[in-house]
This is a predicted structure of a 109-nucleotide RNA (Guanidine-I riboswitch aptamer) from a Paracoccaceae bacterium.
Rfam family: Guanidine-I riboswitch aptamer. Gene Ontology term of the family: regulation of gene expression.
The sequence was found by an Rfam model in a public genome assembly.
The prediction has a mean pLDDT of 84.
């Protein structure tokens, strides 16, 4: 300097705004509502590479079975592992915003 890899998913949390619900204020009020407000704690909703948990996958050790045979192939069971990780500006999605996506990016060490 270059390349490959650092897996996937569900639920949840930090966090996020305001489409719907609710709430607040005003108007109207027979019924049915209309407008504004997220500097409204909330419900729905979005939601982490560097957050949590589970499941799957992958890797390694041990075991069981299959087939003519197996350290070599296939299936299953079990134990363990799956490390480390500072990070803009700007842009994008949805109603809108965001630790979502661009992005383990640019950059720094």
């Nucleotide at each position: 300097u270059a390349g490959c890899a650092g897996g996937g998913u569900a639920c949840u949390u930090a966090g996020g705004g305001u489409u719907c619900c609710g709430c607040u204020c005003g108007c109207a009020u027979c019924c049915g509502g209309c407008g504004a407000g997220g500097c409204c704690a909330g419900g729905u909703c979005c939601g982490a590479g560097a957050a949590g948990u589970g499941c799957c996958g992958c890797c390694a050790g041990g075991g069981u079975g299959g087939c003519a045979a197996a350290u070599u192939c296939c299936a299953c069971c079990u134990u363990g592992g799956u490390a480390c990780a500072c990070g803009g500006c700007g842009g994008g999605c949805c109603a809108a915003a965001a630790u979502c996506c661009c992005g383990g990016g640019a950059g720094a060490g």